[in-house]
RNA sequence: CGGGGUGUAGCAUAAUGGUAGUGUGCGCGCAUGGGGUGCGUGCGGCCUGGGUUCGAUUCCCAGCACCCCGA
Numbered sequence: 001c002g003g004g005g006u007g008u009a010g011c012a013u014a015a016u017g018g019u020a021g022u023g024u025g026c027g028c029g030c031a032u033g034g035g036g037u038g039c040g041u042g043c044g045g046c047c048u049g050g051g052u053u054c055g056a057u058u059c060c061c062a063g064c065a066c067c068c069c070g071a
Stems, first nucleotide, its partner, number of pairs: 001070007010024004018054001025043007047063005
């Protein structure tokens, strides 16, 4: 320098254009004499900017970060 891939909650991971789920974590409550553990309940997220569309996590363009391949 060229090509490809990935980017979603503290961490991990789904969602092929229509209110973003799940596990774990964290807060609170219950059970226990207490801890562990279990149950209930709540908290928290679409990398950034622009475009297409009635509507974008999803499609398109650019950028950023990381990974892979080539030179």